Model confidence (mean pLDDT): 85 of 100. Transfer RNA from Nocardioides sp. T2.26MG-1, 76 nucleotides, folded computationally. The sequence was found in a public genome assembly. Its Rfam family is "tRNA". About the family: Transfer RNA (tRNA) molecules are approximately 80 nucleotides in length. Rfam classes the family as a transfer RNA.
[in-house]
RNA sequence: GCCCCGUUCGUCUAGCGGCCCAGGACGCUGGCCUCUCACGCCGGAAGCACGGGUUCGAAUCCCGUACGGGGUACCA
Numbered sequence: 001g002c003c004c005c006g007u008u009c010g011u012c013u014a015g016c017g018g019c020c021c022a023g024g025a026c027g028c029u030g031g032c033c034u035c036u037c038a039c040g041c042c043g044g045a046a047g048c049a050c051g052g053g054u055u056c057g058a059a060u061c062c063c064g065u066a067c068g069g070g071g072u073a074c075c076a
Base pairs, nucleotide, nucleotide: 001072002071003070004069005068006067007066010026011025012024013023018056028044029043030042031041032040049065050064051063052062053061
């Protein structure tokens, strides 16, 4: 250089064109419970890497960029 794969809340993860202005677990946080703490229960904040395209409709499909991983070539 070329080819392939990946990127979603702080972390892990669901998602396969409409049921997603994105669900769950842990963590964080407000409250309830308790003599107190823990446990438990009920809430809340927090995410689709970025840009463009296709489509009536995109986290999902396509292209580019960035980052990460793997393979391969060159190294006279």